About this RNA:
A computed fold for an 82-nucleotide RNA from a Candidatus Levyibacteriota bacterium, annotated as transfer RNA. NCBI's taxonomy places the organism under Bacteria, Bacteria candidate phyla, Candidatus Levyibacteriota.

RNA sequence: GGGCCGGUGGCGAAAUUGGCAGACGCGUAUGGUUUAGGACCAUAUGGGGAAACCCUUGGAGGUUCAAGUCCUCUCCGGCCUA
Numbered sequence: 001g002g003g004c005c006g007g008u009g010g011c012g013a014a015a016u017u018g019g020c021a022g023a024c025g026c027g028u029a030u031g032g033u034u035u036a037g038g039a040c041c042a043u044a045u046g047g048g049g050a051a052a053c054c055c056u057u058g059g060a061g062g063u064u065c066a067a068g069u070c071c072u073c074u075c076c077g078g079c080c081u082a
Base pairs, nucleotide, nucleotide: 001081002080003079004078005077006076007075010026011025012024019065027045028044029043030042031041032040046055047054048053058074059073060072061071062070
C1' cells in the first nucleotide's frame, strides 16, 4: 500500500428488517439486613442546566418523513496480505 472486521453511558455489551437510543450485566449512590464487613434485598443511576430545555452511537457531509443501522470522505484499533 491492498483486503476484512470493529468504534454506542463510568466499564462490558444489545438494538437481527431503517421506526421510543442505551435492553441486560458490572460499577456507583441511598436505604434495608449485619456487632462490622462481604453476600443478599429495594430504589435510583448517559452529559449539561436551578428549571424549562438542550446535547449524546469516533469525526464531517449526504439519502430519507425518520439513520447506531444505508452512501461518501476521514480518524483510531485489531486481523490478514505484499
The sequence is in RNAcentral, with records from ENA. Its Rfam family is "tRNA". It is annotated as a transfer RNA. Its mean pLDDT, the model's own confidence on a scale to 100, is 80.